[in-house]
RNA sequence: GAAGCAGGUCAGGCAACCGCUGCCGCGCAAGCGGGAGAGGAAAGUCCGGGCUCCACAGAGCAGGAUGCCGGCUAACGGCCGGACGCCGUGAGGCGAGGAAUAGGGCCACAGAGACGAGCGUAUUCAGUUACGGUGAAACGCGGUAACCUCCAUCCGGAGCAACACCAAAUAGGCAGGCGAUGAAGCGGCUCGCUGAGUCUGCGGGUAGGUGGCUGGAGCCGGUCAGCAAUGGCCGGCCUAGAGGAAUGGUUGCCCACGACAGAACCCGGCUUAUCGAUCUGCUUUUCCA
Numbered sequence: 001g002a003a004g005c006a007g008g009u010c011a012g013g014c015a016a017c018c019g020c021u022g023c024c025g026c027g028c029a030a031g032c033g034g035g036a037g038a039g040g041a042a043a044g045u046c047c048g049g050g051c052u053c054c055a056c057a058g059a060g061c062a063g064g065a066u067g068c069c070g071g072c073u074a075a076c077g078g079c080c081g082g083a084c085g086c087c088g089u090g091a092g093g094c095g096a097g098g099a100a101u102a103g104g105g106c107c108a109c110a111g112a113g114a115c116g117a118g119c120g121u122a123u124u125c126a127g128u129u130a131c132g133g134u135g136a137a138a139c140g141c142g143g144u145a146a147c148c149u150c151c152a153u154c155c156g157g158a159g160c161a162a163c164a165c166c167a168a169a170u171a172g173g174c175a176g177g178c179g180a181u182g183a184a185g186c187g188g189c190u191c192g193c194u195g196a197g198u199c200u201g202c203g204g205g206u207a208g209g210u211g212g213c214u215g216g217a218g219c220c221g222g223u224c225a226g227c228a229a230u231g232g233c234c235g236g237c238c239u240a241g242a243g244g245a246a247u248g249g250u251u252g253c254c255c256a257c258g259a260c261a262g263a264a265c266c267c268g269g270c271u272u273a274u275c276g277a278u279c280u281g282c283u284u285u286u287c288c289a
Base pairs, nucleotide, nucleotide: 001285002284003283004282005281006280007279008278009277010276012254013253014252015251016250017249018248020037021036023034024033025032026031039260043271044270046269047268048267049266050265051159052158053157054156063155064154065153066152067151068082069081070080071079072078084095085094086093087092098150099149103148104147105144106143107142115140119132120131121130122129163211164210165209166208173202174201175200176199177198178197184194185193186192218237219236220235221234222233223232224231225230255258
């Protein structure tokens, strides 16, 4: 220098002006000021957990998932380490892998015959004996469980439109008072008219509102234990929280000219999409000294 392998980071930048959604401060208020405001996948909803409600003595059946050994974790079908097999010169990559003497099913092509007992040729008193090219398996103590199954382990259901709280109008409900010996209404009173309900209290639900809602298995740095995944300790930080749904627009300058995409209860994974830029470690090979 060339070709690769593994892992990480970033995801156009800066400025001005005008908006939008929360928060904080000031103000009686109008408002003013300050500060924050999508992702590495926010996606698919495929696994696992938190949380909430319902169900639940215990055990089993059905159904589903997983399946080498050890570890990590809140948990996992995830991750880490190791063994084994396959691929690669190599760095490395890939692998649903217990049981075939519990039982059932299936066994391409080739082969005369492929699952269970028969068949072909020869032979014998006799399916009696011997051999059988092909094929993974051939005259059986075969193979296949990424076919059913068996074994072991795990799994209750529904999901934030969960769920909790506050709570109108109208119409029901319940209790009590009054009422044809006239309630109640007709703006306060009387007369008069109409003529069967009316008043009070309670309770559930609906509209609407509030919470759940983001400070968390959190992030960053250091250190210790461990090969590692991961965990302990110390210090620092607060980083969207809406509710038909904000996170935007215009202008200017610069460059390498900007991909996939957009929160909706939260978190750990997996998978899929993605213009590019960059860093670290490593492998093979070429050249020069």
Background:
Predicted 3D model of a 289-nucleotide RNA (Bacterial RNase P class A) from Thiobacillus sp. It is recorded under the gene name rnpB. The sequence is in RNAcentral, with records from ENA. Rfam family: Bacterial RNase P class A. Gene Ontology terms of the family: dimeric ribonuclease P complex, tRNA processing and ribonuclease P activity.